[in-house]
Molecule: transfer RNA
Organism: Planctomycetota bacterium
RNA sequence: GGGGGUGUAGCUCAGCUGGGAGAGCGCUGCGUUCGCAAUGCAGAGGUCACGGGUUCAAUUCCCGUCACCUCCACCA
Numbered sequence: 001g002g003g004g005g006u007g008u009a010g011c012u013c014a015g016c017u018g019g020g021a022g023a024g025c026g027c028u029g030c031g032u033u034c035g036c037a038a039u040g041c042a043g044a045g046g047u048c049a050c051g052g053g054u055u056c057a058a059u060u061c062c063c064g065u066c067a068c069c070u071c072c073a074c075c076a
Stems, first nucleotide, its partner, number of pairs: 001072007010025004019056001027043005049065005
């Protein structure tokens, strides 16, 4: 330098033939307990990597950029 893949909650990830942003763990509060753990209920937490385009509407389609993983090539 070229090809491919990944980027969504604090962490691990799902979601996408375009229209409701979610799960598990973690965190907070309440109940249960003498207290803790466990458990039940409720809740907070997101510019869906960034910018642009198409569209009535984009996490999803298209283009570019960035980061990481991987394969190939090149140089010493």